Notes:
RNAcentral holds the sequence, with entries from ENA. The RNA shown here (transfer RNA) has 72 nucleotides and comes from a Candidatus Methanofastidiosia archaeon.

RNA sequence: GGGGAUAUAGCUCAGAGGUAGAGCGCUUGCCUGUUAAGCAAAGGGUCGGGAUUUCGAAAUUCUCUAUCCCCG
Numbered sequence: 001g002g003g004g005a006u007a008u009a010g011c012u013c014a015g016a017g018g019u020a021g022a023g024c025g026c027u028u029g030c031c032u033g034u035u036a037a038g039c040a041a042a043g044g045g046u047c048g049g050g051a052u053u054u055c056g057a058a059a060u061u062c063u064c065u066a067u068c069c070c071c072g
Stems, first nucleotide, its partner, number of pairs: 001071007010024004018055001027041004048064004
């Protein structure tokens, strides 16, 4: 220099253009002599940045950034 993959909750990851989800963790309550385990509930995201297409974008297209891989 060329090509590709990934970026979504604190962590690991889903999410076929139509109101953003799960597991674990955190918090609260129940249970227990206490802790753990178990049960229940709540909170937590402007989906890496900018633009584009569309009535509507996490998703399409372009570009930038970060990480990883391949080629030279």
The organism belongs to Candidatus Methanofastidiosia, within Archaea.
It matches the Rfam family "tRNA". By type it is a transfer RNA.
Model confidence (mean pLDDT): 83 of 100.